[in-house]
Molecule: transfer RNA
Organism: Actinomycetota bacterium
RNA sequence: GGUCCCGUGGUGUAGCCUGGUCGAACACGCCGCCCUGUCAAGGCGGAGAGCGCCGGUUCAAAUCCGGUCGGGACCGCCA
Repeated sequence: GGUCCCGUGGUGUAGCCUGGUCGAACACGCCGCCCUGUCAAGGCGGAGAGCGCCGGUUCAAAUCCGGUCGGGACCGCCA
C1' cells in the first nucleotide's frame, strides 16, 4: 500500500443482507418494590445507547453509498 471483518446502553450480543409503527431488542449488571427470620434465588416495575465520526441518496437510514478514524485478519512492498 491492497482486500476483507468489526465499531449499537456499564458489559457481552442481536437487529444491517431485503430501509418503514427500530427515538432500537435480549442476557448480565444497576435502582425500587414484593417474597424471605437474613442473604441468595425468584416475581413485578424502572433508569440507561438515537447505533465510531462526517457527508450523500430517500418521504423515511443502525440498515444503502462515499470519505474518514480506531481495532483485527490476510496479502504485498522496502530493507